A computed fold for a 72-nucleotide RNA from Candidatus Vidania fulgoroideorum, annotated as transfer RNA. Rfam family: tRNA. By type it is a transfer RNA.

[in-house]
RNA sequence: AGAGCUAUAGCUCAAUGGUAGAGCGUCACUUUAACACAGUGAAGGUUACUGGUUCGAUUCCAGUUAGUUCUU
Numbered sequence: 001a002g003a004g005c006u007a008u009a010g011c012u013c014a015a016u017g018g019u020a021g022a023g024c025g026u027c028a029c030u031u032u033a034a035c036a037c038a039g040u041g042a043a044g045g046u047u048a049c050u051g052g053u054u055c056g057a058u059u060c061c062a063g064u065u066a067g068u069u070c071u072u
Base pairs, nucleotide, nucleotide: 001071002070003069004068005067006066007065010024011023012022013021018055026042027041028040029039030038048064049063050062051061052060
């Protein structure tokens, strides 16, 4: 210098253009003499950023940024 891949909850990851979810973690409650396990519930999201297409975008398109891989 060129070409790809990734970016979503605290972490790891889902999600056919039509109300964004799971596991782990955190908190509360139940349970226990107590702890752990287990069960129930809750909180936690500018879907990296800026635009475009669309009635409607995490999803499609363009650009930017960051990380990563390959080639030279």

The RNAcentral record of the sequence draws on ENA. The prediction has a mean pLDDT of 82. NCBI's taxonomy places the organism under Bacteria, Pseudomonadati, Pseudomonadota, Betaproteobacteria, Candidatus Vidania.